[in-house]
Formats: sequence, C1' cells, structure tokens
RNA sequence: GCCGCCUUAGCUCAGUUGGUUAGAGCGCCUGAUUGUGGAUCAGGAGGCCCCUGGUUCGAGCCCAGGAGGUGGUACCA
Repeated sequence: GCCGCCUUAGCUCAGUUGGUUAGAGCGCCUGAUUGUGGAUCAGGAGGCCCCUGGUUCGAGCCCAGGAGGUGGUACCA
C1' cells in the first nucleotide's frame, strides 16, 4: 500500500424486518439488613449509538467519505 472485521453507559457486550421509549451483566451512588465490613435485597444516576454528509415519513440499524482500533497479505531494506 491492498483486503476484511470492529467502534452503543466507567468496563465487557446485546440490540430481531428500519418503527413510538436504546438495553443487560459488572462497577458506581442511596437505602434496608449487619456491632463494622462483605454478601444479599430494593431503588437510583449514568448515552454526541466514533465523526460528517446522504437515503427515508422515520436511521444505533441502510449508503458514501473520514477517524481510531484490530487481523490478514504484498512490497522495500
């Protein structure tokens, strides 16, 4: 250089045929319980769905370009 894959909550990841509101586990916060802590239970906060543009009545999901990450491969030395 070329080709593929990935990017969604602090972390690890789901998200069906494009359809009203974006989710889980862990973590965090508060409360209950406990002599304290842990564990357990209840509740809560937390999101530019990587960026820009496009298609559409409607986009996390489709298309184009870009960025970052990752794997494969070619060339030079």

This is a predicted structure of a 77-nucleotide RNA (transfer RNA) from uncultured Pelagimonas sp. NCBI's taxonomy places the organism under Bacteria, Alphaproteobacteria, Rhodobacterales, Roseobacteraceae, Pelagimonas. It matches the Rfam family "tRNA". Rfam classes the family as a transfer RNA. From the family's description: Transfer RNA (tRNA) molecules are approximately 80 nucleotides in length.